Record summary:
The RNA shown here (SAM riboswitch aptamer (S box leader)) has 95 nucleotides and comes from a Bacteroidota bacterium. The organism belongs to Bacteroidota, within Bacteria. Its mean pLDDT, the model's own confidence on a scale to 100, is 85. It was read from a public genome assembly, where an Rfam model found it.
[in-house]
RNA sequence: UGCUUAUCAAGAAAGACCGAGGGACAGGCCCGUUGACGUCUUGACAACCAUUCUGCGUAAUUGCAGAACAGGUGCCAAAUCCUGACAGAUAAGAG
Numbered sequence: 001u002g003c004u005u006a007u008c009a010a011g012a013a014a015g016a017c018c019g020a021g022g023g024a025c026a027g028g029c030c031c032g033u034u035g036a037c038g039u040c041u042u043g044a045c046a047a048c049c050a051u052u053c054u055g056c057g058u059a060a061u062u063g064c065a066g067a068a069c070a071g072g073u074g075c076c077a078a079a080u081c082c083u084g085a086c087a088g089a090u091a092a093g094a095g
Stems, first nucleotide, its partner, number of pairs: 003093006013042005021031003025084004043076001045074001048072002051068006080087001
């Protein structure tokens, strides 16, 4: 970088630094010198995977459902902001 599967109308911000753009792309519509975007620190949200437990099922590997936890990710303007496209993001997996 491409592939497969799942999810994307719920939820969750303070401080410091920086300084003009940012919201992927096009159109729209918004955010932004009353400091956005970004970086760092702390905090929060969530529960995809991991871990533990319970129930059901299988000859068994294991599968399904639920609960707990928060180790690996993710995420904290707006429905993925809206519409569009062979679109995007995230998680897990295979190569």